[in-house]
Context: one part of a larger RNA
RNA sequence: CUGGGCGUAAAGCGCGCGUAGGCGGUUUUGUACGUCGAAUGUGAAAUCCCCGGUCUCAACCUGGGAACUGCAUACGAUACUGCAAGUCUAGAGUGUGGUACAGGGAAGCGUAAUUCCGGGUGUACCGGUGAAAUGCAUAAAUAUCCGGAGGAACAUCCGUGGCGAAGGCGGCUUCCUGGACUACCACUGACGCUGACGCGCGAAAGCGUGGGGAGCAAACAGGAUUUAGAUACCCUGGUAGUCCACGCCGUAAACGAUGAGAACUAGCCGUCGGAAGCAUCUGGCUUUUGGUGGUGCAGAUAACGCGUUAAGUUUUCCCCCUGGGGAGUACGGCCGCAAGGCUAAAACUC
Numbered sequence: 001c002u003g004g005g006c007g008u009a010a011a012g013c014g015c016g017c018g019u020a021g022g023c024g025g026u027u028u029u030g031u032a033c034g035u036c037g038a039a040u041g042u043g044a045a046a047u048c049c050c051c052g053g054u055c056u057c058a059a060c061c062u063g064g065g066a067a068c069u070g071c072a073u074a075c076g077a078u079a080c081u082g083c084a085a086g087u088c089u090a091g092a093g094u095g096u097g098g099u100a101c102a103g104g105g106a107a108g109c110g111u112a113a114u115u116c117c118g119g120g121u122g123u124a125c126c127g128g129u130g131a132a133a134u135g136c137a138u139a140a141a142u143a144u145c146c147g148g149a150g151g152a153a154c155a156u157c158c159g160u161g162g163c164g165a166a167g168g169c170g171g172c173u174u175c176c177u178g179g180a181c182u183a184c185c186a187c188u189g190a191c192g193c194u195g196a197c198g199c200g201c202g203a204a205a206g207c208g209u210g211g212g213g214a215g216c217a218a219a220c221a222g223g224a225u226u227u228a229g230a231u232a233c234c235c236u237g238g239u240a241g242u243c244c245a246c247g248c249c250g251u252a253a254a255c256g257a258u259g260a261g262a263a264c265u266a267g268c269c270g271u272c273g274g275a276a277g278c279a280u281c282u283g284g285c286u287u288u289u290g291g292u293g294g295u296g297c298a299g300a301u302a303a304c305g306c307g308u309u310a311a312g313u314u315u316u317c318c319c320c321c322u323g324g325g326g327a328g329u330a331c332g333g334c335c336g337c338a339a340g341g342c343u344a345a346a347a348c349u350c
Stems, first nucleotide, its partner, number of pairs: 003322003007304002012318001014201004021194003025088001027086005034080001035077003039073004049065005091191001092188004096183004103177007110154002115149007126135001162169002206248006215242002220237004259317006267295012299306001323350003332343004
């Protein structure tokens, strides 16, 4: 260099933006770099291959030929590719009018419940479990009514519903703001796809500084049970944390365990958003379009399962895999306050 792969066997980077690079719609002219043709020169000898010769044969040796798939020069071809200059509108994008949305950020407001505090009523337990005990309570608890404080979270609506690139997003209102879909026309005219390096985003836990702290709750303490033991499972308490601001961390079964873009390839049923037409216009039907599900033909698949949201048929670009253990470890480097993260072996062993 090459082969085969990546849903579950090893293998899709957690997700995006994007540099280089790779790849790239339609048509015309030119050019002739790639590409193709034929020619000339060269491509030492030996080796390899073919036909001979010769040591009795063979190897060896030896004669001739072919070959040396290459390079250079000039000439020629122009379909494809490149390059140069134009064209076009089917890709991509912009404008206009609409639509849906837990998309993001900030501020304000609301609500049930838990807890605590104050007051009233009331009196002996309450709580908890399989059963108990620790615990709480005559300094008046539990229960119940009224008032207040504070933090966190938003029942019903809620839906294989919606939005977002992913992580993720759910009370209400306002402000700021991103994306998507859709209809008709107009406009730009290939402006595109992918994306090494890089940059950004990135659940939970954790870290730093300062707040906050109702409930829950690692650690911790006590009670009990089980047990060989029980440093657990159950109970009573309970601190970090969970919450907010700012700054770090950068990992997850970050999952659809399925990279992104494009084209093509039977259907049927549901649902969400839009548009058009029809109708008996009180909610229906048909068509179309973008999501999201179920089932299924062909096909592919080791099977399971996939099946127009492909794991089918093709194509462009990127990441990654190459027996198990050692090991996602050591060492080195980079990053981090730390915890640790990223990159990433070998000996040895089966």